Small-subunit ribosomal RNA, 3' major domain from an uncultured bacterium, 476 nucleotides, folded computationally. It matches the Rfam family "Bacterial small subunit ribosomal RNA". Gene Ontology terms of the family: ribosome and structural constituent of ribosome.
[in-house]
Context: one part of a larger RNA
RNA sequence: UGACGGGGACCCGCCCAAGCGGUGGAGCAUGUGGUUUAAUUCGAAGCAACGCGAAGAACCUUACCUGCUCUUGACAUCCCACUGACAGGUCAGUAAUGUGACCCUUUCCUCGGAACAGUGGAGACAGGUGGUGCAUGGUUGUCGUCAGCUCGUGUCGUGAGAUGUUGGGUUAAGUCCCGCAACGAGCGCAACCCUCGUCUUUAGUAGCCAGCAGUACGGCUGGGCACUCUAGAGAGACUGCCAGGGAUAACCUGGAGGAAGGCGGGGAGGACGUCAAAUCAUCAUGCCCCUUACGAGCAGGGCUACACACGUGCUACAAUGGCGUAAACAAAGGGAAGCGACCCCGCGAGGGCAAGCAAAUCUCAAAAAUAACGUCUCAGUUCGGAUUGUAGUCUGCAACUCGACUACAUGAAGCUGGAAUCGCUAGUAAUCGCGAAUCAGAAUGUCGCGGCGAAUAAAAUCCCGGGUCUUGCACU
Numbered sequence: 001u002g003a004c005g006g007g008g009a010c011c012c013g014c015c016c017a018a019g020c021g022g023u024g025g026a027g028c029a030u031g032u033g034g035u036u037u038a039a040u041u042c043g044a045a046g047c048a049a050c051g052c053g054a055a056g057a058a059c060c061u062u063a064c065c066u067g068c069u070c071u072u073g074a075c076a077u078c079c080c081a082c083u084g085a086c087a088g089g090u091c092a093g094u095a096a097u098g099u100g101a102c103c104c105u106u107u108c109c110u111c112g113g114a115a116c117a118g119u120g121g122a123g124a125c126a127g128g129u130g131g132u133g134c135a136u137g138g139u140u141g142u143c144g145u146c147a148g149c150u151c152g153u154g155u156c157g158u159g160a161g162a163u164g165u166u167g168g169g170u171u172a173a174g175u176c177c178c179g180c181a182a183c184g185a186g187c188g189c190a191a192c193c194c195u196c197g198u199c200u201u202u203a204g205u206a207g208c209c210a211g212c213a214g215u216a217c218g219g220c221u222g223g224g225c226a227c228u229c230u231a232g233a234g235a236g237a238c239u240g241c242c243a244g245g246g247a248u249a250a251c252c253u254g255g256a257g258g259a260a261g262g263c264g265g266g267g268a269g270g271a272c273g274u275c276a277a278a279u280c281a282u283c284a285u286g287c288c289c290c291u292u293a294c295g296a297g298c299a300g301g302g303c304u305a306c307a308c309a310c311g312u313g314c315u316a317c318a319a320u321g322g323c324g325u326a327a328a329c330a331a332a333g334g335g336a337a338g339c340g341a342c343c344c345c346g347c348g349a350g351g352g353c354a355a356g357c358a359a360a361u362c363u364c365a366a367a368a369a370u371a372a373c374g375u376c377u378c379a380g381u382u383c384g385g386a387u388u389g390u391a392g393u394c395u396g397c398a399a400c401u402c403g404a405c406u407a408c409a410u411g412a413a414g415c416u417g418g419a420a421u422c423g424c425u426a427g428u429a430a431u432c433g434c435g436a437a438u439c440a441g442a443a444u445g446u447c448g449c450g451g452c453g454a455a456u457a458a459a460a461u462c463c464c465g466g467g468u469c470u471u472g473c474a475c476u
Stems, first nucleotide, its partner, number of pairs: 002475001004472002007470007019424005026315008034306002042053002064301007073125001077124002079121006088103005106115003127290002130288003136284002138279003141275001143273001148187006154163003167178003193267004198235007207225003212222003238261001241255005317417001321376005327370001333364003338357002343352003383414001388409007431451006
């Protein structure tokens, strides 16, 4: 100087408290440990591993296992010889790749050859998701969007170092003000960026319809661009104004006006560093190792096992509910090997025909909770839906291992969950649906979107984490 303290002071944070809803009990989904297995590929390990890499394991993927094959190789460059193509097709054979036979089959040219491709040969080499993340680059997590981390010159100290950065106030903030042997500066903070909230203006189709006309009553048509909206450009908020407090400062409290008020809400943005944190399996890469195999191909299996344990979720245990009937209101997205209306068939999943649409035009598309009416009347039930049987649909060479969905039947546990523990301060929690990526098919996951919409706190006693100053110190 730091680190540490069950030392002190001050401050902050859904940290506690005040509330709301969960998890821990049940069934299932999913990940992990363990066990099993020929194999159950590998990695991730307190917070910061465990719906994580994986935005999607039937084959492929795939790295694992078993069996069968190949050896200059599945992929790249170079040399020699042969062929003229390669590709493609037919046949034989195989579980399949490999293998064998046949058909078909190049271009330029100065005729020397050249280009390209295949086959064969020789080696240089290829290849390795083999090891080491404690040899590395790159990328990422975390403390933490916490307010810190430093430098130049000067000054002080024998020196390590100190000062500045401490102090008095203040702030979300090393934010700003005042003071001061310091004066300045840099990386961070903030702002500049995107988005939402108000208004103006420009523009008016594919969007809209106030007034006018027509009407098949559908903004459908003429017409219009006022409004909604769309998407460009601007304005707007700055403690600007008022009062009080304060040191006349910074700033704080209250108020006016305003769509918005003191950082307006949200996002992106992560300083110096810490954890030899994570990743050699994204990629790159040193060294080591394999080279008829630790490389490559194919078929089948496995990653989907199951006495058990844990994490994360979904669905419930019901009446603020279940079921039925007939009605209403979104936003944000996707669509050509695609989205697929209407109509017909089917109880349904779907099927048939097929219009339109590279989409503010067509389509996915029905929003659901909600409101209205009816029924059930507290029961393992008209709650709950696991499991199982039968019959089907779709995707796809192929749903046995091992897909999703539908109909009928079946109708398990579960009556609110011990110790413990998690999230959340406002359009938030809770609750309700919708979409997208991946994707042939396969979400209760992930990432987005809107609908409905609370309670409580404004305090600092304690627990946890962090910051500043100070003190002790057997560590540095």